[in-house]
RNA sequence: GGGCCCUUAGCUCAUUUGGUAGAGCGCAUCCAUGGCAUGGAUGAGGUGAGGGGUUCGAUCCCCCUAGGGUCCA
Repeated sequence: GGGCCCUUAGCUCAUUUGGUAGAGCGCAUCCAUGGCAUGGAUGAGGUGAGGGGUUCGAUCCCCCUAGGGUCCA
C1' cells in the first nucleotide's frame, strides 16, 4: 500500500431479503426474610462508531472517514 470481516445498552451478544431495536448479566425501586444470600415484580439505560447520500421511511442499501481483526505485498 491492497483485499476481506467487525463496530448495536455499563459488559457479552441478538435483530438480514428497509417499516420507528431486544435478551442475559449488571444498575435503581418495591415485595417476600429478623438480616444476608436468594427468589419475584416494576423501571431506567441506545442520535445503532462519525459524516453524507438514496428512499415516504435506513441498524439494514451506496460513498467517505475513524478504530479493531485477518490475509497478501
Overview:
A computed fold for a 73-nucleotide RNA from a bacterium, annotated as transfer RNA. Model confidence (mean pLDDT): 81 of 100. Its Rfam family is "tRNA". From the family's description: Transfer RNA (tRNA) molecules are approximately 80 nucleotides in length.